[in-house]
């Protein structure tokens, strides 16, 4: 200088004017209450002062707080998680480590328990897709037959031999299929072959050593290795975890109208049953009470909180001290406009609150590291 990897920060600046919303004081007006020359509550007006979106406020995908309902204990079902250790309120999150894969490297990816309980699946191709098989090929040692030759002969045939052929067979080295085909290379061996034998590599089991563990090893022993093929984001098995609904949760105050209960007016009136009386049913007014709708208040923002420092830890994180208060709306505020500067401004906006994950994002800044080339 170029190419890259990882991590962190930021997310237009400054000023003028006019607004919106929340909190806290002041002045003033109106109304109410009380223990009434004051105190206090509610509302209006006016002016002051302080705060006012995000790194994702998003998706609502996980986990928790909080609230209500349910709940003796245990089991089944259903769902989830799944290498090991740790962090945390908790997690499907994070940190560190191990195994596997990718990359020249920094580094990145990983659903990574069990296939030795059982069931299932593997299209097409292929001989064969799991306890199996032989299409081409290779072989002809053993057995049978044919053919040829030689010899013998009782002329029927028999014996022996073969660079020949066939059958029965042997083989799984080589070829062929597939995502996947039953350890690899070499030497020996054989009729041809084959862990059939051996050496090395690989693999499995056990021991030992190291490590909390996952796991690892220039270690030792055993095993020829068709033991135990693949597939569990297929059923399944094992271990662990999980009650449901959500701030429109939940709590409080409480009109009008309708309906409900109690008491009184009331030895009443009216209507129905009826010829009349009694009786029964319905109907009116007043007061009080309770549920509850509109509406209002609350939950609501001080919290697993932020910043700084120190200590412990590789780290996630924890502990201690100091310091700060930092949106709280509910037709729902956080804006508009002007000037100016620059690199000309992306994705996008709270709604009970936190911890994560995922997705979107113009541009700018910082740090650590890798590789290549050049210079000294």
């Nucleotide at each position: 200088u170029g190419a890259g990897u990882c991590g962190g920060c930021u997310g237009g600046g400054c000023g003028g004017c006019c607004g919106c919303u929340c909190g806290c004081g002041g002045a003033u007006c109106a109304g109410g209450g009380c223990u009434c020359u004051g105190c206090u509550c509610u509302g209006g007006u006016u002016g002051g002062u302080g705060g006012g979106a995000g790194g994702a406020a998003a998706g609502u995908c996980c986990g928790g707080g909080c609230u209500c309902c349910a709940u003796a204990g245990g089991g089944c079902a259903a769902g989830g998680u799944g290498c090991c250790a740790g962090g945390u309120a908790a997690c499907c999150c994070c940190u560190g480590g191990g195994g596997g894969g990718c990359g020249a490297g920094a580094g990145c990816c990983u659903a990574c328990g069990g296939a030795a309980a059982g069931u299932g699946c593997a299209a097409c191709a292929g001989a064969a897709a799991g306890g199996a098989u032989a299409c081409c090929g290779c072989c002809u040692a053993a057995g049978c037959g044919a053919c040829u030759g030689u010899c013998g002969u009782u002329u029927g045939c028999g014996a022996c031999a073969g660079u020949u052929c066939g059958c029965c067979g042997g083989u799984a080295a080589g070829g062929u299929u597939g995502a996947a085909a039953a350890g690899g290379u070499g030497c020996g061996g054989u009729a041809a072959g084959a862990g059939c034998g051996c050496a090395c590599c690989g693999c499995g089991c056990g021991a030992c050593u190291g490590g909390c563990a996952a796991c690892a090893g220039u270690u030792c022993g055993c095993g020829g290795c068709g033991a135990u093929g693949g597939u569990a984001a297929a059923c399944c098995c094992c271990a662990c975890c999980u009650g449901g609904a959500g701030c429109a949760a939940g709590g409080c105050c409480a009109a009008a109208u309708a309906g409900g209960a109690a008491u009184c007016c009331g030895g009443u009136g009216c209507u129905g049953c009826g010829g009349c009386c009694c009786g029964c049913a319905g109907u009116g007014g007043a007061u009080u009470c309770g549920g509850g709708u509109a509406g209002g208040c609350u939950g609501c923002u001080u919290g697993a909180g932020g910043u700084c420092u120190g200590c412990g830890g590789u780290g996630a994180c924890g502990c201690a001290g100091a310091u700060c208060c930092c949106a709280g709306a509910u037709g729902a505020a956080u804006g508009g406009u002007c000037g100016u500067c620059c690199a000309c401004g992306a994705c996008a906006g709270a709604a009970c609150c936190c911890g994560g994950c995922u997705u979107a994002u113009a541009g700018g800044c910082c740090g650590a590291c890798u590789c290549a080339c050049c210079u000294u």

Bacterial RNase P class A from a Pseudomonadales bacterium, 376 nucleotides, folded computationally. A source record names the gene rnpB. The source organism's lineage runs through Bacteria, Pseudomonadati, Pseudomonadota, Gammaproteobacteria and Pseudomonadales. It matches the Rfam family "Bacterial RNase P class A". The family's RNA type in Rfam is ribozyme. About the family: Ribonuclease P (RNase P) is a ubiquitous endoribonuclease, found in archaea, bacteria and eukarya as well as chloroplasts and mitochondria. The RNAcentral record of the sequence draws on ENA.